[in-house]
RNA sequence: GGAUUUGGUAGCUUGCUACCAAAUUAGUGGCGAACGGGUGAGUAACACGUGGGAAUCUGCCCCUUAGUAAGGAAUAACAGUUAGAAAUGACUGCUAAUACCGUAUAAGCCCUACGGGGGAAAGGUCUUCGGAUCGCUGAAGGAUGAGCCUGCGUAUGAUUAGCUAGUUGGUGGGGUAAAUGCCUACCAAGGCUGUGAUCUUUAGCCGGUCUGAGAGGAUGAUCGGUCACACUGGAACUGAGAUACGGUCCAGACUCCUACGGGAGGCAGCAGUGGGGAAUUUUGGACAAUGGACGAAAGUCUGAUUCAGCGAUACCACGUGAAUGAUGAAGGCCUUAGGGUUGUAAAGUUCUUUUGACAGAGAUAAUAAUGAUAGUAUCUGUAGAAAAAGCACCGGCUAACUUCGUGCCAGCAGCCGCGGUAAUACGAAGGGUGCAAGCGUUGCUCGGAAUUAUUGGGCGUAAAGCGUAUGUAGGUGGUUUUAUAAGUUAGUAGUGAAAUACCGGGGCUUAACUUCGGUGCUGCUACUAAUACUAUAAGGCUAGAGUUAGGUAGAGGAUAGUGGAAUUCCUAGUGUAGAGGUAGAAUUCGUAGAUAUUAGGAGGAACGCCGGAAGCGAAGGCUGCUAUCUGGGCCUGUACUGACACUGAGAUACGAAAGUGUGGGGAGCAAACAGGAUUAGAUACCCUGGUAGUCCACACUGUAAACGAUGAGUGCUAGGUGUUGGGGCAAUUAUGCUUCAGUGCCGAAGUUAACACGAUAAGCAUUCCGCCUGGGGAGUACGGCCGCAAGGUUAAAACUCAAAGGAAUUGACGGGGAUCCGCACAAGUGGUGGAGCAUGCGGUUUAAUUCGAUGAUACGCGAAAAACCUUACCAAUCUUUGACAUGUACACAGCGGAUGAUGGAGACAUCAUCUUGAUUUAGUUCGGUGUACACAGGUGUUGCAUGGCUGUCGUCAGCUCGUGUCGUGAGAUGUUGGGUUAAGUCCCGCAACGAGCGCAACCCUCGCCCUAUUUUGCCAACAGGUAAUGCUGGGAACUAUUAGGGUACUGCCGGUGUUGAGCCGGAGGAAGGCGAGGAUGACGUCAAGUCAUCAUGGCCCUUAUGGAUUGGGCUACACGCGUGCUACAAUGGCUUCCACAAAGAGACGCAAUCCCGCGAGGAGGAGCAAAUCUCAAAAAAGAAGUCUCAGUUCAGAUUGCACUCUGCAACUCGAGUGCAUGAAGUUGGAAUCACUAGUAAUCACAGGUCAGCAUACUGUGGUGAAUACGUUCUCGGGUCUUGUACACACCGCCCGUCACGCGAUGGGAGUCGGUUCUGCUUGAAACCGGUGAGCUAACCAGAAAUGGAGGCAGCCGUCUAUGGUGGAGUUGGCGACUGGCGUGAAGUCGUAACAAGGUA
Repeated sequence: GGAUUUGGUAGCUUGCUACCAAAUUAGUGGCGAACGGGUGAGUAACACGUGGGAAUCUGCCCCUUAGUAAGGAAUAACAGUUAGAAAUGACUGCUAAUACCGUAUAAGCCCUACGGGGGAAAGGUCUUCGGAUCGCUGAAGGAUGAGCCUGCGUAUGAUUAGCUAGUUGGUGGGGUAAAUGCCUACCAAGGCUGUGAUCUUUAGCCGGUCUGAGAGGAUGAUCGGUCACACUGGAACUGAGAUACGGUCCAGACUCCUACGGGAGGCAGCAGUGGGGAAUUUUGGACAAUGGACGAAAGUCUGAUUCAGCGAUACCACGUGAAUGAUGAAGGCCUUAGGGUUGUAAAGUUCUUUUGACAGAGAUAAUAAUGAUAGUAUCUGUAGAAAAAGCACCGGCUAACUUCGUGCCAGCAGCCGCGGUAAUACGAAGGGUGCAAGCGUUGCUCGGAAUUAUUGGGCGUAAAGCGUAUGUAGGUGGUUUUAUAAGUUAGUAGUGAAAUACCGGGGCUUAACUUCGGUGCUGCUACUAAUACUAUAAGGCUAGAGUUAGGUAGAGGAUAGUGGAAUUCCUAGUGUAGAGGUAGAAUUCGUAGAUAUUAGGAGGAACGCCGGAAGCGAAGGCUGCUAUCUGGGCCUGUACUGACACUGAGAUACGAAAGUGUGGGGAGCAAACAGGAUUAGAUACCCUGGUAGUCCACACUGUAAACGAUGAGUGCUAGGUGUUGGGGCAAUUAUGCUUCAGUGCCGAAGUUAACACGAUAAGCAUUCCGCCUGGGGAGUACGGCCGCAAGGUUAAAACUCAAAGGAAUUGACGGGGAUCCGCACAAGUGGUGGAGCAUGCGGUUUAAUUCGAUGAUACGCGAAAAACCUUACCAAUCUUUGACAUGUACACAGCGGAUGAUGGAGACAUCAUCUUGAUUUAGUUCGGUGUACACAGGUGUUGCAUGGCUGUCGUCAGCUCGUGUCGUGAGAUGUUGGGUUAAGUCCCGCAACGAGCGCAACCCUCGCCCUAUUUUGCCAACAGGUAAUGCUGGGAACUAUUAGGGUACUGCCGGUGUUGAGCCGGAGGAAGGCGAGGAUGACGUCAAGUCAUCAUGGCCCUUAUGGAUUGGGCUACACGCGUGCUACAAUGGCUUCCACAAAGAGACGCAAUCCCGCGAGGAGGAGCAAAUCUCAAAAAAGAAGUCUCAGUUCAGAUUGCACUCUGCAACUCGAGUGCAUGAAGUUGGAAUCACUAGUAAUCACAGGUCAGCAUACUGUGGUGAAUACGUUCUCGGGUCUUGUACACACCGCCCGUCACGCGAUGGGAGUCGGUUCUGCUUGAAACCGGUGAGCUAACCAGAAAUGGAGGCAGCCGUCUAUGGUGGAGUUGGCGACUGGCGUGAAGUCGUAACAAGGUA
């Protein structure tokens, strides 16, 4: 200025016009949209933090001042026409403004060559017509905001060391709001960098947050400040402000629409969706408050904000009840079965009502008014314990324990580690402990961690001193004066935003939370003051350092010359068969004359004696002698310089041996190589040869256990004793004292984990450098640098383990040492291994051959007796409360017992006869039987769940403790040492003193004596008797028996020894140094043996894995082994004769005399419960005879016949007798066992077991030897010492290849990506510049036409995003094949290392 709708007023043509108002609304114009909200991709930078600075702009706001005059030309909306699918336009016409444009004016403003020149504005609303108010323009100041510069601070990697051309500076010009290479032309060649440039990787920064005593470390959610970004990249426009999250243009990727022509889009705003993910909310209410934008205001807008919703995500507060309650209820769990525990817990009784439920009242926040939250907070009332507890853990760390299940399975586990039949560790339950509306797990950060050490660590051996020196930068630096005031100290001022933190108050019932005040913010800046120390400047000093004079020691270095001994070779002589070499040999040399020996010669290398824990040198290293050249040290003294010093990143030089290149040389030695040995093998050790090399010159290499495993310098801190070089003092020499510089040992304080170090520090301090941060992977890979190569140097990661390591301790072990003992060896005797047989075992077999024992330490063992039984095994048959024990309930009284019969293999079943128990007053009970239930039973399993018992080391001499002492400690000492012993036995010594278990002794037997004792034993004397006999009387002497005593102690003598312990010899004595034998077995070892002696936990079976019976088996037999017996013969066999024991046994027994039988034995039976009787004869020995060396007159297996005995029974499967038969075997391979004196060997006897059966076992006596030099060796053991990588302890530990599985990693022809730089090319949009013949309202000229000024489109150019195409760098993925590495209960080959590890 319009449009639409509604209302009002007026006019009338009564549905039209005009005006006014309101609402809605497109457009013009103004302001805002650059705030607020989101995100952290980029950025290692003036981005941020902090403190400064000058050359700037700033809408709206505040203050001051000067103005606000007079005009003009358009244009949207709108109307019409028109293109297009749409988005969006095109043309014609009309119109307004605080939109746009000249003109006028110019205090102040801007420009100026100081003459001058330039440049503004807009009006609106209300009005009581006075004005009020909102604006507009110029200028000055302020405030706010913004831009720019700058000191300092602000990640990582040096396997990134050089980077930079507008780069650094200047001048002119341009440009910006503004300084500036910001841009441009020209000139100069600068600028940055070891105080880390450049490059790489990572990252928004801060106030703060978490942690920590702090210093620090980690971090940057919420809140606040700031930066950057808005699909990716580029660009400007508008504007006070943007290079603009919800604006524009272009390019690109993607999505959508399309009529295929063309268009649209940007949630890292709030909700919400999809996707991804272990995981993160409602498409909510309101502008009521706070704040923002616009507006004069009313007001409008505001997913800012404020509220609500969801989420135990976090912090805080509260509840899930309180009191009482013992029969300690029931149930659960455990149990020693008594009980305990859950547990006052529950129930019950009496109370309370927070929260929640229901009902009522009802704020503050905001007041003049306005309440989304919200009928919320809060208050009152009612009912009623009512609606409200879980999670983790319970082996140690770490608070909390039992049962069951499982059985290296299932599983647990933060670390150590649990689980293989008794799991406080798995799973469950009961109980307990801890937290609690939470609890536990996982992830991350700090702490503990002094484990990166500034505070606050180390480097001899644990990780760690560069191989050594010179020296640059740097760091540090003697004494004194003056000045300055940078560091330093003190004060003042500014700043260090708020929030957070801390302190004190206030507000929500408390608290969390919130709010007020204070403190703090350890920092930066400015000024003032001080001047001890550091620093700077100037000056002085001489103690550090250096110069100088005189001495001095030395394998210091380089070059040249020279010497003798030895090896080898050559020549010649002598000489003959071997030499050489080894543990032993051989290869090798030698009759073509070696080895040996003599003489001469050649050549190379190394330098004997001196020679030395001596010397010199920075280190490596340096040794005959002489000369020349030359470096350094030390001592003494004089004068001089005047801090000139110390250390030393990089750097430079030197640097053993081996190795490399070129040229020489080459005697000896000697990698490689060859041969000989050794060996399972022997690519080794040993031997014979032998080439590089070793030597010289020149040039590389640059490493060693380059070690004192000890960086360099300075100062300080007890001694003692050697030694090298120099000086001083004393002294008659010898020598003593002392000083400086070296080099050793011992040692104090101190240090050290210990070992050790200790003025030559590893002590106490100080300066500088280097290095370390668990083991392996790895001093490796990749990259760089060096090298001719070999290789060196710098130097990771993935992955993997819970250790690796040091020093010391105690053991054990050693093909280490010392020492001692033992039938251990040796010296002897006899055996085993060969034969036959016996017996046990393995194996095999079997229906079964029951089980156990298995190196020593199983195998004549359990078993001191398998025909049945035993017996556990097998087959068959039978039985189920049972063969045996206890208890309960019920029933029976022809229940049970005895005898007999039938069937059967028997167990058993059936029947007949006889009998009818005990006790009580009685019911009844005991006893018996049957049924049912509890239970019995198991030689089933585990000896690796156990008790007990036993074996073995070993009858070895050891094993320990208390107190003390030493050591950080483990531990040591004692207990070791010197002697001695059978002995840790004793003595001496000793930081030890004592004690215990062992040794010894005490006990038993034997040996001598005494006393007592006398029967069944004895018999000297006395007496009697017989053929004879202790036969008898008697005796008590002897022997003997049984008791009790004694004796022997190194007591005595000599020697020796330490005057000791003791040892040697002797005397006496029955016995002599433990008199002989036995019993006696320390701490412990072997998970030794035994669940089948017994006992016993757990597990298993319960009409069977229990019980019973018959028969069989344990007795098998190609074979192997152990232990024995008998032999192989003459030291004997056989026959005859003839002596002498001891110790035992005997009534279910031993059995005499006598008789029978060849005999085993039978008949019969005296005597004896035993010093009385019996077994019972001892045998070998002795005497005589015979055999005469043979498979026999040896040997006796095997077999036949006939018998005896035991027993229910002798077939499987007994013993014996007689006759007959008559095998192997002629002294035993390798190997191996026992024994030291009344022993071995040999000979018989007895006993236990037992009906019977003994070559076994346990005892007994007879006869009766040999040998022991001795400790080298074998085996075992004790003590001390040494080494150790062993500790399950050498049957230990452990290395490497190969083979297999798995894992990560390097190389790799290449291939696929990322990223950075760069050449050429393309060149959108936009700004800028040029052009602009097309177009052009405002101004100027002109009457006009038209022209001018200015502008626009278009075109050209500079610049440039993107794209294309080459190149270079860097980084990652994949990759045939390939390299090593790591790892994996039981693979292969050897045995390298640890001991002298068998070759240190």